[in-house]
Context: one part of a larger RNA
RNA sequence: GGAUGAACGCUGGCGGCGUGCUUGAUACAUGCAAGUCGAACGGAGAGUGUAGCAAUAUACUUUUAGUGGCGAACGGGUGAGUAACGCGUUGGUGACCUGCCCCGGAGCGAGGGAUAACAGUUCGAAAGAACUGCUAAUACCUCAUGUGAUCACCGGUUUUAGAAUCUGGUGAUUAAAGGUGAAAAUCACUUCGGGAGGGGCCUGCGUCCCAUCAGCUAGUUGGUAAGGUAAUGGCCUACCAAGGCGAUGACGGGUAGGGGACCUGAGAGGGUGGCCCCCCACAAUGGAACUGAAACACGGUCCAUACACCUACGGGUGGCAGCAGUAGGGAAUAUUGCAAAUGGGCGAAAGCCUGAUGUAGCAACGCCGCGUGUGCGAUGAAGGUCUUCGGAUUGUAAAGCACUUUUUGGAGGGAUGAGGAAGGACAGUACCUCCAGAAUAAGCCUCGGCUAACUACGUGCCAGCAGCCGCGGUAACACGUAGGAGGCAAGCGUUAUUC
Numbered sequence: 001g002g003a004u005g006a007a008c009g010c011u012g013g014c015g016g017c018g019u020g021c022u023u024g025a026u027a028c029a030u031g032c033a034a035g036u037c038g039a040a041c042g043g044a045g046a047g048u049g050u051a052g053c054a055a056u057a058u059a060c061u062u063u064u065a066g067u068g069g070c071g072a073a074c075g076g077g078u079g080a081g082u083a084a085c086g087c088g089u090u091g092g093u094g095a096c097c098u099g100c101c102c103c104g105g106a107g108c109g110a111g112g113g114a115u116a117a118c119a120g121u122u123c124g125a126a127a128g129a130a131c132u133g134c135u136a137a138u139a140c141c142u143c144a145u146g147u148g149a150u151c152a153c154c155g156g157u158u159u160u161a162g163a164a165u166c167u168g169g170u171g172a173u174u175a176a177a178g179g180u181g182a183a184a185a186u187c188a189c190u191u192c193g194g195g196a197g198g199g200g201c202c203u204g205c206g207u208c209c210c211a212u213c214a215g216c217u218a219g220u221u222g223g224u225a226a227g228g229u230a231a232u233g234g235c236c237u238a239c240c241a242a243g244g245c246g247a248u249g250a251c252g253g254g255u256a257g258g259g260g261a262c263c264u265g266a267g268a269g270g271g272u273g274g275c276c277c278c279c280c281a282c283a284a285u286g287g288a289a290c291u292g293a294a295a296c297a298c299g300g301u302c303c304a305u306a307c308a309c310c311u312a313c314g315g316g317u318g319g320c321a322g323c324a325g326u327a328g329g330g331a332a333u334a335u336u337g338c339a340a341a342u343g344g345g346c347g348a349a350a351g352c353c354u355g356a357u358g359u360a361g362c363a364a365c366g367c368c369g370c371g372u373g374u375g376c377g378a379u380g381a382a383g384g385u386c387u388u389c390g391g392a393u394u395g396u397a398a399a400g401c402a403c404u405u406u407u408u409g410g411a412g413g414g415a416u417g418a419g420g421a422a423g424g425a426c427a428g429u430a431c432c433u434c435c436a437g438a439a440u441a442a443g444c445c446u447c448g449g450c451u452a453a454c455u456a457c458g459u460g461c462c463a464g465c466a467g468c469c470g471c472g473g474u475a476a477c478a479c480g481u482a483g484g485a486g487g488c489a490a491g492c493g494u495u496a497u498u499c
Base pairs, nucleotide, nucleotide: 001499002498003497004496006495007494008493009492010491013370014369015368016367017366018365019363020362021329026327027326028325030324031323032322035070036069037068040067041066043064044063045062046061047060048059049058050057051056077282078281079280086207087206088205089204091202092201093200096199097198098197101195102194103193104192105191106190107189109143110142111141112140118133119132120131121130122129123128148174149173150172151171152170153169154168155167156166178187179186180185208254209253210252215245216244217243220242221241222240223239224238225237227235257279258278259277260276261272262271263270264269284305285304286303287302288301307318308317309316310315335360337359338358339357342356343354344353345352346351373403374402375401376400383394384393385392386391408436409435410434411433412432413431417426443488444487445486446485447484448469449468450467454483455482456481457480458479464471465470
């Protein structure tokens, strides 16, 4: 000198764009953050119409608790753990999976038994639960068909280190669901092949400090077989062998999420990993599986533990490292705001949901931009300060005269963002026009040398200053105050960290 997610002191006019719990992965009141589909299904409620004296029946519309489907594995947060194939990069998968989406082939036949809702009874303080009875489906089950697929056996082709793939035959096993519409049709469903996008696993190389950590290892290293997985593999088990790693640093300890990047530097390097993007890990702590194409699942389940809450003491409930917000900790970090667009989920659609996202609020926290006037103005006014008492300086500075209106205030108009009508959170905002009036707007640090900028008074090794050298003990350019000067400027200094 540069830099910062900064803090502190003094000061503070505006705008644009960013950024904002670095500490206790501490505890959380309250609200919201994941729903949607009635064009899968049977009910229930409401409304309207028709028939009827009425009870009621029927048609349509609408709302929806439940069954069912899809979603909830995305999006959002945090960095505790992890020195690891975690990450980065290079390859491999002849060892693999893939819902929704796209392309192509084939199919969608026949039946059955339940169950929630509902009704009733009962238990319980509650959370909730039990029993009996009724009912539907794109829920569940059985049969048929089998283009196909899978498996077994027997061949063929091709390649490789070697199993694969592809292909022919025989046998066995294995599918489906309907909805809407007047219809055409369309949306779904089943099976197979291909694709896209996504993922799993393996691998060469790279990836902090300590040797005051030198030896470590029994599923340990390898083989065979069986199991398990979508799949390879000590992944697991049985048996067999005795191996495997290590000064090219094993093992142990400490620290730490990794990268793109960011800061600095001429570079080489050094430091950092906040915002944004990619990957990983985690969801009070520890463990486990279920469902599913995908989780061993932040706002799912079960168990244990700690904590907190409710209780009729029998028993229950909860998990903000989502967005706001509260307490605590701390030098320190914001609103319990609004919803038009974009993206996402569901839906045939209308649409609904969405603290993602967009946008406003708070903060000079940062960067950038603008302003606090402009020109003339000497009697060099008054006042202040210094003085050799002559004057010098503040100083064209002020006053005064003439202008301007960025900004400010007021008034009027008023968007783009919404592709064909309407529909705008931001927002009566940006922007435009008119009016008023210099009006609404300057501080902070320093002045011995380094280092730009000096005098007076007070103090008297005191009070104090200080980054280093050092100042202060009676004329202090170094302390304090005043005048003046220098630097930067809506900031200026200090502290911390880093190059």
A computed fold for a 499-nucleotide part of an RNA from an uncultured bacterium, annotated as small-subunit ribosomal RNA, 5' domain. It matches the Rfam family "Bacterial small subunit ribosomal RNA". Rfam links the family to the GO terms ribosome and structural constituent of ribosome. Its mean pLDDT, the model's own confidence on a scale to 100, is 87.